[in-house]
RNA sequence: AGAGUUUGAUCCUGGCUCAGGAUUAACGCUAGCGGUGCGCAUAAUACAUGCAAGUCGAGCGCGAAAGUUUCUUCGGAAGCGAGUAGAGCGGCGGACGGCUGAGGAACACGUUGGUACCUACCUCAUUGCUCAGGGAUAGCCUCACGAAAGUGAGAUUAAUACCGGAUGGUCUCUAAUUUAUUUAGAGUAAAGAUUUAUUUCGGCAUGAGAGGGGCCUGCGGCCUAUCAGCUAGUUGGUAAGGUAAUGGCUUACCAAGGCAAUGACAGGUAGCUGGUGUGAGAGCACGACCAGCCAGAAUGGAACUGAGACACGGUCCAUACUCCUACGGGAGGCAGCAGUAGGGAAUCUUCCGCAAUGGACGAAAGUCUGACGGAGCGACACCGCGUGCAGGAUGACACCUCUAGGGGCGUAAACUGCUUUUCUGAGUGAAUAAGUUCUGAAGCUAACUCAGGAAUAAGCACCGGCUAAUUAUGUGCCAGCAGCCGCGGUAAUACAUAAGGUGCAAGCGUUAUCCGGAAUUAUUGGGCGUAAAGCGUCCGCAGCCUGAAAAGUAAGUCUGAUGUAAAAUCUUGCAGCUCAACUGUAAGUUCGUAUUGGAAACUGCUUUUCUAGAGUUAUACAGAGGUGCGUGGAAUUUCUCUGUGGAGGGGUAAAAUCCGUAGAUAUGAGAAGGAACACCAAAGGCGAAGGCAGCGCACUGGGUAUAUACUGACGGUCAGGGACGAAAGCGUGGGGAGCGAAAAGGAUUAGAUACCCUUGUAGUCCACGCCGUAAACGAUGCAUACUCGGUAUGUGGGAGCUUCGACCCUCCUACGUGCCUAAGCUAACGCGUUAAGUAUGCCGCCUGUGAAGUACGAUCGCAAGAUUAAAACAUAAAGGAAUAGACGGGGACCCACACAAGCAGUGGAGCAUGGCGUUUAAUUCGAUGGCACGCGAGAAACCUUACCUGGACUUGACACCCUGAGAAUCUCACUGAAAGGAGAGAGUGCCGCAAGGAACUCAGUGACAGGUGCUGCAUGGUCGUCGUCAGCUCGUGCCUUGAGGUGUUCGGUUAAGUCCGCGAACGAGCGCAACCCAUAUCGUAUGUUGUAUUUUUCAUACGAGACUGCCUAGCAUAACUAGGAGGAAGGUGUGGAUGACGUCAGAUCAGCAUGGCCCUUAUGUCCAGGGCUACAGCCGUGCUACAAUGGUCGGUACAGAGUGCAGCAAUACCGCGAGGUGGAGCGAAUCACCAAAACCGAUCUCAGUUCGGAUCGCAGGCUGAAACUCGCCUGCGUGAAGUUGGAAUUGCUAGUAACCGUAUAUCAGCAAUGGUACGGUGAAUAUGUUCCUGGGUCUUGUACUCACCGCCCGUCAAGUCAUGAAAGAUGGUGGCACCCGAAGUGGUCUUAGUUUGUAGAAACGGAUCCCUACGGUGAAAUCAUUGAUUGGGACUAAGUCGUAACAAGGUA
Repeated sequence: AGAGUUUGAUCCUGGCUCAGGAUUAACGCUAGCGGUGCGCAUAAUACAUGCAAGUCGAGCGCGAAAGUUUCUUCGGAAGCGAGUAGAGCGGCGGACGGCUGAGGAACACGUUGGUACCUACCUCAUUGCUCAGGGAUAGCCUCACGAAAGUGAGAUUAAUACCGGAUGGUCUCUAAUUUAUUUAGAGUAAAGAUUUAUUUCGGCAUGAGAGGGGCCUGCGGCCUAUCAGCUAGUUGGUAAGGUAAUGGCUUACCAAGGCAAUGACAGGUAGCUGGUGUGAGAGCACGACCAGCCAGAAUGGAACUGAGACACGGUCCAUACUCCUACGGGAGGCAGCAGUAGGGAAUCUUCCGCAAUGGACGAAAGUCUGACGGAGCGACACCGCGUGCAGGAUGACACCUCUAGGGGCGUAAACUGCUUUUCUGAGUGAAUAAGUUCUGAAGCUAACUCAGGAAUAAGCACCGGCUAAUUAUGUGCCAGCAGCCGCGGUAAUACAUAAGGUGCAAGCGUUAUCCGGAAUUAUUGGGCGUAAAGCGUCCGCAGCCUGAAAAGUAAGUCUGAUGUAAAAUCUUGCAGCUCAACUGUAAGUUCGUAUUGGAAACUGCUUUUCUAGAGUUAUACAGAGGUGCGUGGAAUUUCUCUGUGGAGGGGUAAAAUCCGUAGAUAUGAGAAGGAACACCAAAGGCGAAGGCAGCGCACUGGGUAUAUACUGACGGUCAGGGACGAAAGCGUGGGGAGCGAAAAGGAUUAGAUACCCUUGUAGUCCACGCCGUAAACGAUGCAUACUCGGUAUGUGGGAGCUUCGACCCUCCUACGUGCCUAAGCUAACGCGUUAAGUAUGCCGCCUGUGAAGUACGAUCGCAAGAUUAAAACAUAAAGGAAUAGACGGGGACCCACACAAGCAGUGGAGCAUGGCGUUUAAUUCGAUGGCACGCGAGAAACCUUACCUGGACUUGACACCCUGAGAAUCUCACUGAAAGGAGAGAGUGCCGCAAGGAACUCAGUGACAGGUGCUGCAUGGUCGUCGUCAGCUCGUGCCUUGAGGUGUUCGGUUAAGUCCGCGAACGAGCGCAACCCAUAUCGUAUGUUGUAUUUUUCAUACGAGACUGCCUAGCAUAACUAGGAGGAAGGUGUGGAUGACGUCAGAUCAGCAUGGCCCUUAUGUCCAGGGCUACAGCCGUGCUACAAUGGUCGGUACAGAGUGCAGCAAUACCGCGAGGUGGAGCGAAUCACCAAAACCGAUCUCAGUUCGGAUCGCAGGCUGAAACUCGCCUGCGUGAAGUUGGAAUUGCUAGUAACCGUAUAUCAGCAAUGGUACGGUGAAUAUGUUCCUGGGUCUUGUACUCACCGCCCGUCAAGUCAUGAAAGAUGGUGGCACCCGAAGUGGUCUUAGUUUGUAGAAACGGAUCCCUACGGUGAAAUCAUUGAUUGGGACUAAGUCGUAACAAGGUA
């Protein structure tokens, strides 16, 4: 310090997520030790048990018992125990310490200052006093009541308890005069105990101090305006009361104030702070432990005592709860320490000790102290240590992996040597103790010494990217993972396991929360044309900001000093525990605040002045600026049963509804009525915006120019507020020609509640009143200043030229309105003196998307609705600009047998063949739009063969290794369909001296073989297609933030990215072309097997030739094009081979190869038979035809290219023929296979025929072990459909189509009408590019990029989730009104009661009043929860209906 994630890619905007640190944590797995910290965050829920506040005999009066000793009359007595235990009176302390954070938004807290006050204990004071008395009371005793708690009565007693009296400096009050602290009067105190020692401790009064507290106060720190008005003791005054003290603190009276957009009041939330976490900081979040303050003590109220409380372990009352009870009545309060239950994800021992520190009491000893010191439990956190160290292999075993060679684990282990922190055992043994004695809970501690022995001690998470670290197996969109992006559908580095690796380590991960990253609320430090964001516009109060000069002041500002800013914390140095954590010490920090001194630039304030801003005035000017009144013509429509006229009109892509013989449309005349104003007219003008258009008049607002004078900062912007505000809509009343929501009809359509057509009501118009919104847009707030230019235009002013004078024209200038551009800005697009530039001021607004501009609430409105304005939930994007593609029922240009023009077909028939389907035991498999279907197959009777049935084999039909036997091999016969099974006989070879070996056969063993089994979506290779289309790229340079562009575009041209020219490009590569092959002409050479012979033909080889080379014209003088000459051939001559980058997860695992998976007495292998040839139907590709351009018969010609020894086969003979016999010749320019259409004649004469040949019958031939399923051919006979083929569709531009035959591969034969070659005969047509199809280039739009077979919207249906409304229901909250009114303080009264007192009187008691808690009632308010039903919303692999949007999205 950043990273991931929107896209095909890019830049930007913007959210989500991650890496870091932290925690009073919890959970999972794991766990050796020690130190230091921390440990109920939830139920301020309820609590069993024990303890947590007592102490003082030196304040006081009392006063046991057990036990023991002695005595005894055996009943007891006495002594000791002991003035002990114990309770009581009295004093001090229980207001501290400890716990908790419910409440509280407040002077509660923090900080600053103040004072009208109080203060027990402590300190000080050379302060004073402490005299003499009195009566009670608890305890004890007796009696009584009660279950108990407890209570009552009587008798009796003491005090440092209580009471009055005296004195009284002081203190308080009154009075006087005095002005000093003077006098007079009145009132007001006390307690004693103790000691060797008038010693110590007390008591009273007063003053002061210290520390503590009360009260007041400036400033500071939460959210909500969907809380805007609040307040009646309220604000102030006077008087009184009350308090320690000020004060409406309380009461009476008087006044009517007080607070509030600088946020009152209300609601929600919260203990505050020092600090803590994080952060570079500013900040943000938090307030555990420790420390300061506050608040609370079951809930609510109240006072008493006291120096101090309205009191955690006190009292009274009420309430709820719990417990005891004899039912009459009582007791209680762990938010003290332990502990229990409950709640919860979750938080400890019913421990030791007062040894230390501190506290209470005491003179002290001492007692008490769950404060505290310690220990225990918990890896909860931080810190530290260890689990050994050294050597040890070309490297063991196991395990994992592998290309099977190896590699990894790995010096790791084993093994050898060493050490002992730790561990176990034993021993020694502290400090902390102050205070010369005594005192140690922790503590069998720490530390040290010795012995033993590597001994007792490693896990967790992760390994797709972010993010360090990868392989194997299993699984197969399953199981699962996931912080985000996302993994998993048979080769998962992402799931699970293993091995290995990485990270951290007695821990490691996960979850939760906070800060950071996040400049993602932006003060530091963001934005608003299009991403979210400028209010529709103007006016304007408060607020904020504000021109020039001078003087003063000192509020802001800057600076010095002083006080304070607790300690701890933090930072730095040093020091102590072996180090560290921890602790000590010193310094710094504490940025604040108060007082005070100084400075005077800037801001503020005051005063004086100025004129540049602003305004006023004068003179002109332009204008659809506004309001009202009047008026004009053109046109539409209707009417005049108006004239003429006579069949249509109207409307549309085409129609129809509609109007018309009752006379329309058309045309002429007249009349009525409403609305809007052609031309002028414009990028023009005016207005704040909305908006404003015939003409005239009246009234009226604003603006601009020029120049003089005047005022003297009067200004800018504006929350709230006010005014205006298109269209539509609403109300009342008019008006209504045209247009025209709704509605009706006609069309269109699958439908058409639309688009189109015919009608047509509201409305549109006027007056008045509402509404208050628009893509109210320049999607750009207002004001001011500054910053290059060019050009056009509107309105003024000036100058020049010119003129008689003008106009025109040129220039300058002010204010408007536009375009193009520099700098600059911008994500880019773009903006650019009319800024989106550079700055200032003020206002408004934004903070992911959806839900939603919605709900609720409030305000406004007659309503419609408007304004203000959320959340739950869902989601990882949504979005802007630009880029490359693709696409468009966008545009431009170009090409192709693409269309058109032609020729011949297909589609109809029969047959052949392939496919689908069906059938079957099997009909093996693959290929499926174009780019499958006479395709793989260039030959299925067996074989092939992969399929089916049956019979067999299991190291196998085949390969290699090992062992044993036998040479090999041959013959015979049995069984069987064969394979196979089971026998008999013959036979002994080659190499070698021997042992043995080679080859082959059989048997055995296991490693292995084998698989046309799966995956072409794991692959190689090969192929198809776009397409022989003209494209596809690169280097360097240049442009762009970048994707990318340029080059490759553009103007011409070409078959061509072919070439020329221009050009920020210059070059280059793969393609094009050429090079290659064939062919057409010629030359030369050669000449067998060719030629009767020869120049020739032919064959072979080498050359020539064609290059727009020449001419004319066009064009840019180029490229090139058109025409011509010559030439065998002319503009690539013709044909072929050749197929760029890539696309289609195109085809093929069955040609071959191959990863992975699967089978292994079978999915392998052998054999026989069957099947691949089936057959209601459909499709593709072909053949033959339908006939006379023909059929049949006879005659007669002319090729090329191939092929041939298990072959081609001549002459000859036989057969009607297929063919047979036979075998000359030929391994082939030598021999053979070997032509048909055509041509010449004859016949048929338009018929289902002398066309056509399917089908079937008989008889034959050939191949082959074998033609039944299932071959081909021949002869005779039979003689089907078919008379030119619907919609639709194919090929072809010249030696082409069409027609005719020939050869060949495969092959025993052949289902060949197929494929591939070959020649023979040999046409027609092309004006052209509007349209169809495909393609190319440029451009445009895009919400597409799996790329239009795209994307995507809404209703309905199903499920899930959250939410609004709802008759109501339930619960809470805080006030108001009324009722009741405990305890208690206070007030008033007190006749009868009690006590005290000499008396006045006082206290208790009693009665009553005010206040008041709890409780009750009532009407409202408000917040939650819930509610039949209902509304929309969000989401959910494959539901329904349509197709609204994105392209001109098919109606922008």

Source information
The RNA shown here (small-subunit ribosomal RNA) has 1452 nucleotides and comes from a metagenome. RNAcentral holds the sequence, with entries from SILVA.